Predicted 3D model of a 524-nucleotide part of an RNA (small-subunit ribosomal RNA, 5' domain) from a metagenome. It matches the Rfam family "Bacterial small subunit ribosomal RNA". Gene Ontology terms of the family: ribosome and structural constituent of ribosome.
Context: one part of a larger RNA
RNA sequence: GAUUGAACGCUGGCGGUAUGCUUAACACAUGCAAGUCGAACGGUAACGGGUCCUUCGGGAUGCCGACGAGUGGCGGACCGGUGAGUAACGCGUAGGAAUCUGCCCAAUCGUGGGGGACAACCUGGGGAAACCCAGGCUAAUACCGCAUACGCUCCACGGAGGAAAGCGGGCCUCUGAAUAUGCCCGCGCGAUUGGAUGAGCCUACGUCGGAUUAGCUAGUUGGUGGGGUAAAGGCUCACCAAGGCGACGAUCCGUAGCUGGUCUGAGAGGAUGAUCAGCCACACUGGGACUGAGACACGGCCCAGACUCCUACGGGAGGCAGCAGUGGGGAAUAUUGGACAAUGGGGGCAACCCUGAUCCAGCAAUACCGCGUGGGUGAAGAAGGCCUGCGGGUUGUAAAGCCCUUUCAGUGGGGAGGAAAGCCUAGGCGUUAAUAGCGCCUGGGGGUGACGUUACCUACAGAAGAAGCACCGGCCAACUCCGUGCCAGCAGCCGCGGUAAUACGGAGGGUGCGAGCGUUAAUC
Numbered sequence: 001g002a003u004u005g006a007a008c009g010c011u012g013g014c015g016g017u018a019u020g021c022u023u024a025a026c027a028c029a030u031g032c033a034a035g036u037c038g039a040a041c042g043g044u045a046a047c048g049g050g051u052c053c054u055u056c057g058g059g060a061u062g063c064c065g066a067c068g069a070g071u072g073g074c075g076g077a078c079c080g081g082u083g084a085g086u087a088a089c090g091c092g093u094a095g096g097a098a099u100c101u102g103c104c105c106a107a108u109c110g111u112g113g114g115g116g117a118c119a120a121c122c123u124g125g126g127g128a129a130a131c132c133c134a135g136g137c138u139a140a141u142a143c144c145g146c147a148u149a150c151g152c153u154c155c156a157c158g159g160a161g162g163a164a165a166g167c168g169g170g171c172c173u174c175u176g177a178a179u180a181u182g183c184c185c186g187c188g189c190g191a192u193u194g195g196a197u198g199a200g201c202c203u204a205c206g207u208c209g210g211a212u213u214a215g216c217u218a219g220u221u222g223g224u225g226g227g228g229u230a231a232a233g234g235c236u237c238a239c240c241a242a243g244g245c246g247a248c249g250a251u252c253c254g255u256a257g258c259u260g261g262u263c264u265g266a267g268a269g270g271a272u273g274a275u276c277a278g279c280c281a282c283a284c285u286g287g288g289a290c291u292g293a294g295a296c297a298c299g300g301c302c303c304a305g306a307c308u309c310c311u312a313c314g315g316g317a318g319g320c321a322g323c324a325g326u327g328g329g330g331a332a333u334a335u336u337g338g339a340c341a342a343u344g345g346g347g348g349c350a351a352c353c354c355u356g357a358u359c360c361a362g363c364a365a366u367a368c369c370g371c372g373u374g375g376g377u378g379a380a381g382a383a384g385g386c387c388u389g390c391g392g393g394u395u396g397u398a399a400a401g402c403c404c405u406u407u408c409a410g411u412g413g414g415g416a417g418g419a420a421a422g423c424c425u426a427g428g429c430g431u432u433a434a435u436a437g438c439g440c441c442u443g444g445g446g447g448u449g450a451c452g453u454u455a456c457c458u459a460c461a462g463a464a465g466a467a468g469c470a471c472c473g474g475c476c477a478a479c480u481c482c483g484u485g486c487c488a489g490c491a492g493c494c495g496c497g498g499u500a501a502u503a504c505g506g507a508g509g510g511u512g513c514g515a516g517c518g519u520u521a522a523u524c
Base pairs, nucleotide, nucleotide: 001524002523003522004521006520007519008518009517010516013371014370015369016368017367018366019364020363021329026327027326028325030324031323032322035074036073037072040071041070043067044066047065048064049063050061051060052059053058081282082281083280090207091206092205093204094203095202096201099199100198104195105194106193107192108191109190110189111188112146114144115143121136122135123134124133125132126131152161153160154159166187167186168185169184170183171182208254209253210252215245216244217243220242221241222240223239224238225237226236227235257279258278259277260276261272262271263270264269284305285304286303287302288301307318308317309316310315335361337360338359339358343357344355345354346353347352374404375403376402377401384395385394386393387392408465410460411459412458413457414456418451423445424444425443426442427441428440429439430438431437468513469512470511471510472509473494474493475492479508480507481506482505483504489496490495
């Protein structure tokens, strides 16, 4: 000199953009943060409507809109948080072969025919509660056989084994009607192949300090054979052999998430790893598996432990390193805010629902950037202050006065963009028996904003509301007076202060920066 997620002191007008527990991975009150689908299903607790009854109080009825609880599907493995652990194939770079991959895309084939249950519900019972037990009824895209299956799997090459589910909409015909059959469309379902995406595994090289850590190792190193996994492999087990690593630093100890990057520097390098992005690890502590395409699963389950809470003492409940917020620790770090309008995500045919992701707002000069606190004129060089050699000098065109302007803030008015869709409608194309329906394209209409009193524009009034901080001995830019008298004090280094101190304290003056200025800490 540059820099910071800074803090402290003094001071503080506005805006934009960022950033904001670096400490106790300490403990957490409260609310919210993952749901959705009635176009899978049986149904109907609440609400609204229709119909019926009515003693006019109301009652009945799933008939309709809808829908609590339940069965079922998909999603809760994403998003979000933290950095404890980890010196490791964890990360980074470059490769590899023995693998899996829901939703998505492309292709081929199929979607036939049956069965038995269990919730909900009803009845009974136990419990303070959490919840549980028994009996009975019932549906499905829940569950289980049968059939078929080129391809798939196994194979001794003879053969053997293995699937599926329906739902919604439209039309024609039949019919007294509901509707069934048939045809078409959409969404699904099963099998196989390929792709895309994601994930698992292996290898080479790189990746902090200590030798006052020199030897380490028994599934240890290799083989054979079983087992196991989606998959190679001591991954695991039995047997056999005696190997494997190490001064090119093994082992042990300490420290630490890694990277893109960030800071600094001419560079080489040094330091660092907040925000943003990629990877990893963790979710009260330790262990375990279940389900599933995917977890050994932050807001799932089981066991153990510590802690907190409830209890009828028999037994139960909980996990903010999600967003806010509280206590505590600390020099120190924010609101128990708004909205799903946009972007993105989950579910759904869709309408839509959910979303503390996100977008915004609030707080903080924490940082960077921009703007303002007025402009011109004005010598009697006013008054006052300070100094003085008493003549004067300086503050100083500074002020006052006169003439202007009105940014920002204030008050009033106007006012974009972030919005494209979904929806309705017209036309065209495709599908089709079809002018339904569905998909795509084009035009028109209508319509959705948390921010928001938005940005921006404009009117009004009046210089009106807006300057401080540090320093002035040398380094280092800026000097005099008074007080003090090795005292009180200053100080980054050299050093100042013991009676004229440019170095202490105050004043006047000056210098530097300026909504900041200094100090402290830290890095280069």